This is a predicted structure of a 1386-nucleotide RNA (small-subunit ribosomal RNA) from an uncultured bacterium. Its mean pLDDT, the model's own confidence on a scale to 100, is 84.
RNA sequence: GAGUUUGAUCAUGGCUCAGGAUGAACGCUAGCGGCAGGCCUAACACAUGCAAGUCGAGGGGUAAGCGUAGCUUGCUACGCCUAGACCGGCGCACGGGUGCGUAACGCGUGUACAAUCUACCUUUUACUGGGGAAUAGCCCGAAGAAAUUUGGAUUAAUGCCCCAUAGUAUAGAGCAGUGGCAUCACAGCACUAUUAAAGCUUCGGUGGUAAGAGAUGAGUACGCGUUCUAUUAGCUAGUUGGUGAGGUAACGGCUCACCAAGGCUAUGAUAGAUAGGGGUUCUGAGAGGGAUGCCCCCCACACUGGUACUGAGAUACGGACCAGACUCCUACGGGAGGCAGCAGUGAGGAAUAUUGGUCAAUGGUCGGAAGACUGAACCAGCCAUGCCGCGUGCAGGAUGACGGCCUUAUGGGUUGUAAACUGCUUUUGUAUGGGAAGAAUAAGGGGUACGUGUACUCUGAUGACGGUACUAUAUGAAUAAGCAUCGGCUAACUCCGUGCCAGCAGCCGCGGUAAUACGGAGGAUGCGAGCGUUAUCCGGAAUCAUUGGGUUUAAAGGGUCUGUAGGCGGGCUAUUAAGUCAGAGGUGAAAGCACUGAGCUCAACUGAGUAACUGCCUUUGAAACUGAUAGUCUUGAAUACUUACGAAGUAGCUGGAAUGUGUAGUGUAGCGGUGAAAUGCUUAGAUAUUACACAGAACACCGAUAGCGAAGGCAUGUUACUAGUAAGGUUAUUGACGCUGAGGGACGAAAGCGUGGGGAGCGAACAGGAUUAGAUACCCUGGUAGUCCACGCUGUAAACGAUGGAUACUAGCUGUUUGCGAGAAAUUGUGAGUGGCUAAGCGAAAGUGAUAAGUAUCCCACCUGGGGAGUACGCACGCAAGUGUGAAACUCAAAGGAAUUGACGGGGACCCGCACAAGCGGUGGAUGAUGUGGAUUAAUUCGAUGCAACGCGAAGAACCUUACCUGGUCUUGACAUGUACGGAACCUUCCAGAGACGGAAGGGUGCCUUCGGGAGCCGUAACACAGGUGCUGCAUGGCUGUCGUCAGCUCGUGUCGUGAGAUGUUGGGUUAAGUCCCGCAACGAGCGCAACCCUUGUCAUUAGUUGCCAUCAUUCAGUUGGGCACUCUAAUGAGACUGCCGGUGACAAACCGGAGGAAGGUGGGGAUGACGUCAAGUCCUCAUGGCCCUUAUGACCAGGGCUUCACACGUCAUACAAUGGUCGGUACAAAGGGUAGCCAAGCCGCGAGGCGGAGCCAAUCUCAUAAAACCGAUCGUAGUCCGGAUUGCACUCUGCAACUCGAGUGCAUGAAGUCGGAAUCGCUAGUAAUCGCAGGUCAGCAUACUGCGGUGAAUACGUUCCCGGGUCUUGUACACACCGCCCGUC
Repeated sequence: GAGUUUGAUCAUGGCUCAGGAUGAACGCUAGCGGCAGGCCUAACACAUGCAAGUCGAGGGGUAAGCGUAGCUUGCUACGCCUAGACCGGCGCACGGGUGCGUAACGCGUGUACAAUCUACCUUUUACUGGGGAAUAGCCCGAAGAAAUUUGGAUUAAUGCCCCAUAGUAUAGAGCAGUGGCAUCACAGCACUAUUAAAGCUUCGGUGGUAAGAGAUGAGUACGCGUUCUAUUAGCUAGUUGGUGAGGUAACGGCUCACCAAGGCUAUGAUAGAUAGGGGUUCUGAGAGGGAUGCCCCCCACACUGGUACUGAGAUACGGACCAGACUCCUACGGGAGGCAGCAGUGAGGAAUAUUGGUCAAUGGUCGGAAGACUGAACCAGCCAUGCCGCGUGCAGGAUGACGGCCUUAUGGGUUGUAAACUGCUUUUGUAUGGGAAGAAUAAGGGGUACGUGUACUCUGAUGACGGUACUAUAUGAAUAAGCAUCGGCUAACUCCGUGCCAGCAGCCGCGGUAAUACGGAGGAUGCGAGCGUUAUCCGGAAUCAUUGGGUUUAAAGGGUCUGUAGGCGGGCUAUUAAGUCAGAGGUGAAAGCACUGAGCUCAACUGAGUAACUGCCUUUGAAACUGAUAGUCUUGAAUACUUACGAAGUAGCUGGAAUGUGUAGUGUAGCGGUGAAAUGCUUAGAUAUUACACAGAACACCGAUAGCGAAGGCAUGUUACUAGUAAGGUUAUUGACGCUGAGGGACGAAAGCGUGGGGAGCGAACAGGAUUAGAUACCCUGGUAGUCCACGCUGUAAACGAUGGAUACUAGCUGUUUGCGAGAAAUUGUGAGUGGCUAAGCGAAAGUGAUAAGUAUCCCACCUGGGGAGUACGCACGCAAGUGUGAAACUCAAAGGAAUUGACGGGGACCCGCACAAGCGGUGGAUGAUGUGGAUUAAUUCGAUGCAACGCGAAGAACCUUACCUGGUCUUGACAUGUACGGAACCUUCCAGAGACGGAAGGGUGCCUUCGGGAGCCGUAACACAGGUGCUGCAUGGCUGUCGUCAGCUCGUGUCGUGAGAUGUUGGGUUAAGUCCCGCAACGAGCGCAACCCUUGUCAUUAGUUGCCAUCAUUCAGUUGGGCACUCUAAUGAGACUGCCGGUGACAAACCGGAGGAAGGUGGGGAUGACGUCAAGUCCUCAUGGCCCUUAUGACCAGGGCUUCACACGUCAUACAAUGGUCGGUACAAAGGGUAGCCAAGCCGCGAGGCGGAGCCAAUCUCAUAAAACCGAUCGUAGUCCGGAUUGCACUCUGCAACUCGAGUGCAUGAAGUCGGAAUCGCUAGUAAUCGCAGGUCAGCAUACUGCGGUGAAUACGUUCCCGGGUCUUGUACACACCGCCCGUC
């Protein structure tokens, strides 16, 4: 810096990522070289080999071998050469390994030793005389399995002992001097006592002894620094100190005896846990945080524990002794061992190498030296473990080849100049040659210079690595590229497969059929002999904040006060120099880091120099600030006097109202309680009421964002005692006495606990009654603890202003309490409190704002993601209840704050709608029709499913339709285009078959023509393809429904806000309306509203045929002449605009009333449907992506099905009758349709209908008598003269065909039904209701649908309620938005 909490926002906050690093491991891959590194685990156990010896110039002395001599030819003697072993010296305390222990003077740093030692080395001085006794070895035995032990004899030394000599040694006491740091140190004089030595020799030397100095190494003491835990708070008897002694190289309780009672500790003792420390190293801007492997320094350890010996040095890795565990040998009696040396083995583990070479170099030990030894070291081997370097070719080469992949596919893109091909180069590899440096100051020999000896010079053997590095020639692109990733963070995208499967994932998250996220492929990106993953550390993380954070609401102020330690602290003067600042000196090992040169071809790496090492110590100076010391001051603080104030506290006394109870009276049937009831009380007299008495508790009015108190808290009145606060004073006193405050102490609501009282009312628990699905609740009737008092405990609360205390400063306005002043008063000034609003500032915002959450200082407390959890354990307190302190495992990617927009609320305000109400008529009951569910079926094709599916798609399933089922058939196909060939097309007849289809016969030769041919149609063949009412309406277009004809939905600019957003669109009125007016940080605009359109209502003009007929004539008849006035038709206009008047209203918009008018405030009706919502409906209207079928999921045919039927629901029809039925008579429409049609008159039939044929492509003809209505007659409340279902018989019509399965007619039959439970629907006027007519579909079929007219009501007080909607506001833990979210039980 980024991702992640949200619909979006800001802030808080955690989680995660990008970077660097590693002694790494794992996966895939691998050409070479250089340099480095390589058991992090079991300080687990170890086979085998090697890792410390050396000196014959310290000593005695020898096997074997060789030679000579003797001879009994396998023995003896002598000589040479001596190995091994032994005595002795030096070394073995170094080098090498490991990190167990250790929280310590262990380490680091700086001092000190006047409290010390130091072999070998250097230097100085002195000395090196004499003597003695042993012992190993060797020899002879003994024991034992062995390791080993042991007896006897004999022997040497640079082994051991004795004597002599000796002082600058040691010890003692004495005299006097110098210096210092307290004890003291140093040097001088003289005295007493004590301790030395070793030889070898080539005669050059070398070794030995004593003492001093140096160097080196070691020891000791001290200051400072050095992990976590207080859920470890007290620890300590050699403990702390003293005196004396012992011991040590040396100080010291180091040890011991005695004496004293000390010592350490909240600045963290003691205890527990963990850990070797440092130089350095990783990271980081730094401050920090982490690491301590390799290399260097120090420490500790050597199977575990302990002990000493030897020695200059050890409490000794490859020495000893003891104990223990383990392993091995054994003849069971005993013995042996210690890889945390180098290799190596087993084990453990994710994991870490060769039982290699050489002493050539560097170094070590011994030696005079040669030399020996050296798993130190130098090299090699193994491992991509890391860092660095090199290579795997370079240039040209487009027809942008083939192949792959993608695609909108006759094409294009990409792989890609990549390849092929041409030219060039040869690092590396291979082959053959040459071939290093690392080696010198060796020994020895020669020379020069001087006096032994040293210096210089010449000569001079020696290479593990290694025939290695390097180099020459030849050869030939020849021998050499992978890994991870590609949704965002994060560079890089497509196709296929899969289908919440398989899988991925660091976080967010991806996968449920179109996955850039899984798997594969193509392509791309990143790095490259490596690349990824995992683990760990730092960073980012200001996420423990010193640099550099916070605490009203996000985590976080202790309940309050007091006060100890501590921290901080007013003015002035002087001194000091601890802090502070400056200069100088010492130290801060080397390596490393940084810089500058240098050496390997470069680099890594190595070497040189410089810088740095921010630190510590010493010293010299400065004196502002802090500190310390001394003095002084009054303003901070405190005190005294005076005036006030108050529900401040404690203890008494006291008052009235109310309530309850008791007694008595009056009085009678209820009271009480609730939403409604019941439990309860009451005729044994309640409730009510009157009087009297008693009891306990609480204090109405005053009373108030009034007062007091540290907080908790405090209220009748009054008395006593106690405390507090504030102001004033030309007042007085002290003189910084202050602030804060870890631990500590005190107080601390309510509930609770203990003891004793008290107990009216209220009232946990409990009982009963209700409510409820239940109701261990809410409501009611009772009622115990408790509430009250005294004393004691508890010690917590949303103990809140969710805001610690103190001090100072920083604009205002306006209340109120209490002081002090001015004023006659109104009023006003000034303190201290207590409220409201606001400026700057602050704040994430809300907000806060002199009572700060502003600006600063000081002190305390507290926080560090959510859950687990204020839980567990431990401890403390408590009688108990419990309180205080206070984790972890595990789990999540959030949890939480403030504000915004919506949505929602059995929140609020306002408004509207046949929403309710007021009415009228229905549905729900019956029968039937129709649709749906369900069931059934071979199939009952499919879709529609709350409103907004269900007389819906379907404006009409007998076949067809038809998509479904059964059976029979076809395969370029029933349908389209292209190619080739043939034929006109087409019509008629016959046969088989259910038909599709198959077979056969006959007729027919057309149209156009530039004469080449063309157009249309049919048939055949093969292939491209056709075809699909198959899937996905959750991939889509289009269309549609719904909220809703509801009044809303937005934008530009400006302004406000960190921002999401707000404003505008809110407010006051008004409207059917975001309609209009006014106001306003808004001003304008768009889509909606309205209007424009159609129809209807009035009039006018024009036009009169098929329409009409007032006047004239005529007729059965507007039939005809005539006319166009009227009706009507259909075109154009007029008309209505709150225009006029009055009132109301804000001088507005508008509303109310009126006039005129056919119509009045949108005149009635229609068309018209904003942004959007429902993943609403439709892939079966159509179109279309993807998927699927292709002799079938396509196509044809026959039959069947979509019409089934215990049942349920929706929508309708007809009824149940008298406002009616039946019969007879009479009257009045509108709007439509009609040539494969409507069909008149007339005739036949009871009728459906038949015959018939006039007229009509329609204001002409026809469907076509409208029906309710009206006038009469009859029926008389009944299952009827209501109702018509069902069934029988006989017919009619349509149609190839009425069986499944049409409609109608006549006669007969005459179910249910007597107005419909809960519930529910429509409608506000030409509406409901009621009556018929027409049309589309259609061969036929209408109770459906769409239209038309006839007759023609009732009611609306009103907006409390139900439903739906709109605006504003409020709450929200909702945003998939209450059909949400979410808690508990089972």